[in-house]
Context: one part of a larger RNA
RNA sequence: GGACGAACGCUGGCGGCGUGCUUAACACAUGCAAGUCGAGCGGUAAGGCCCCUUCGGGGGUACACGAGCGGCGAACGGGUGAGUAACACGUGAGCAACCUACCCUCAACUUCGGGAUAAGCCUCGGAAACGGGGUCUAAUACCGGAUAUCACUCCAUUCUUCAUGGUUUGGGGUUGAAAGUUCUGGCGGUUGGGGAUGGGCUCGCGGCCUAUCAGCUUGUUGGUGGGGUAAUGGCCUACCAAGGCGUCGACGGGUAGCCGGCCUGAGAGGGCGACCGGCCACACUGGGACUGAGACACGGCCCAGACUCCUACGGGAGGCAGCAGUGGGGAAUAUUGCGCAAUGGGCGAAAGCCUGACGCAGCAACGCCGCGUGAGGGAUGACGGCCUUCGGGUUGUAAACCUCUUUCAGCAGGGACGAAGCGAGAGUGACGGUACCUGCAGAAGAAGGACCGGCCAACUACGUGCCAGCAGCCGCGGUAAUACGUAGGGUCCGAGCGUUGUCC
Numbered sequence: 001g002g003a004c005g006a007a008c009g010c011u012g013g014c015g016g017c018g019u020g021c022u023u024a025a026c027a028c029a030u031g032c033a034a035g036u037c038g039a040g041c042g043g044u045a046a047g048g049c050c051c052c053u054u055c056g057g058g059g060g061u062a063c064a065c066g067a068g069c070g071g072c073g074a075a076c077g078g079g080u081g082a083g084u085a086a087c088a089c090g091u092g093a094g095c096a097a098c099c100u101a102c103c104c105u106c107a108a109c110u111u112c113g114g115g116a117u118a119a120g121c122c123u124c125g126g127a128a129a130c131g132g133g134g135u136c137u138a139a140u141a142c143c144g145g146a147u148a149u150c151a152c153u154c155c156a157u158u159c160u161u162c163a164u165g166g167u168u169u170g171g172g173g174u175u176g177a178a179a180g181u182u183c184u185g186g187c188g189g190u191u192g193g194g195g196a197u198g199g200g201c202u203c204g205c206g207g208c209c210u211a212u213c214a215g216c217u218u219g220u221u222g223g224u225g226g227g228g229u230a231a232u233g234g235c236c237u238a239c240c241a242a243g244g245c246g247u248c249g250a251c252g253g254g255u256a257g258c259c260g261g262c263c264u265g266a267g268a269g270g271g272c273g274a275c276c277g278g279c280c281a282c283a284c285u286g287g288g289a290c291u292g293a294g295a296c297a298c299g300g301c302c303c304a305g306a307c308u309c310c311u312a313c314g315g316g317a318g319g320c321a322g323c324a325g326u327g328g329g330g331a332a333u334a335u336u337g338c339g340c341a342a343u344g345g346g347c348g349a350a351a352g353c354c355u356g357a358c359g360c361a362g363c364a365a366c367g368c369c370g371c372g373u374g375a376g377g378g379a380u381g382a383c384g385g386c387c388u389u390c391g392g393g394u395u396g397u398a399a400a401c402c403u404c405u406u407u408c409a410g411c412a413g414g415g416a417c418g419a420a421g422c423g424a425g426a427g428u429g430a431c432g433g434u435a436c437c438u439g440c441a442g443a444a445g446a447a448g449g450a451c452c453g454g455c456c457a458a459c460u461a462c463g464u465g466c467c468a469g470c471a472g473c474c475g476c477g478g479u480a481a482u483a484c485g486u487a488g489g490g491u492c493c494g495a496g497c498g499u500u501g502u503c504c
Stems, first nucleotide, its partner, number of pairs: 001504004006500005013371006019364002021329001026327003030324003035072003040069002043065002047063001048061005079282003089206007098199002103195008111145004120135006150176001151174006159166002180187002208254003215245003220242008257279004261272004284305005307318004335361001337360003343357001344355004374404004384395004408445001410440005418431001421428002448493005453474003459488005469476002
């Protein structure tokens, strides 16, 4: 000198764009953050509509729809950085050892049956959370049969690779499919091949400190058989062998999410990993599996633990490292806001519903950038202040005064783009009466901070008297202090200026 997710002191006019718990992965009141589909199903709790009514209500319809069965989603999106020195990450390869719902494409099929069950009704237990029994019923829920390219296995066969091997064709055997609905436009279902997307696994290389850590290891290293997985593999297990790693730093300890990047620097390098993007890990702590194409699952389940809450003492409920917000910690970090109008996501044929993702608004000079606080004229060089050699000098064209202008802020009138879309049409914007445009009045509402001994740009007076104090280093202060305090003047920056911390 530059930089910062900064903080502190003094000061503070406006706007645009960004950024905002770096500390306690501390504990959390309250609200919201994941639902949707009646064009899968039985139905009808509520509302609408129609009919009846003894005015209590009853029936119908399906405009619609609570609860329920069923489907898809809930594994995305959002948060955090605790753990992790590891194939976690980056980069480059490999899988002839693998999976992939929804989507696209190709081929074939969509056949015949069956028994339940929730909701409902009846009833019982419980303070509650919730649970038990009886009985009735439906399905794109569940089960069985048929058929089948395909899967597994056996035989024959073609082509071929870097090895285990891969691949083509034909035949035999075994097992395994399907679902309807709306209405003629479709939306679906099953099997198989291919694609796309997403993932899983393996390997080469690369990136912290420490030797005041020198030896480490028994599923350890390898093999065989078996199990397990979508899949290779000590991943697991039995048996066999005795290996495997290490001064090219094993093992141990400390620290740490990694990267694209960011800061600095002429570069080489050094430091960092906030915001944004990619990957990983975690979800009160520890463990476990279930469901599913996908989880060992933040707002799912089970067990244990700590903590908090309810209780009728028998037993239950909970998990903000989602968005706001509270307490606490701290030098320190925001609103319990508006909207689904846009973009994106889930469901749905669609209308639409949901969406604290997101779009916006609020707070904060926290940062960057832009603008303003007026412009021109104006000397008798006014008054006042300060200094003085008492002549004057300086503040200083500065002010007053004259002539103008009106950005920004203020007031008034007009007033968007973002709307593509969706909807038969009417219509549909959170931001927002915002931006922007026009008009009005009046210099009117808007300047401070640090420094002035040298480094380093800017000097005098008074006060103080090794006191009070200053200080980044050198050093100032003990009676004329340009170094302390005040004033005048000056210098440098300017809605900021300084200080502290950290990095280069």
Predicted 3D model of a 504-nucleotide part of an RNA (small-subunit ribosomal RNA, 5' domain) from a metagenome. Rfam family: Bacterial small subunit ribosomal RNA. The RNAcentral record of the full RNA draws on SILVA.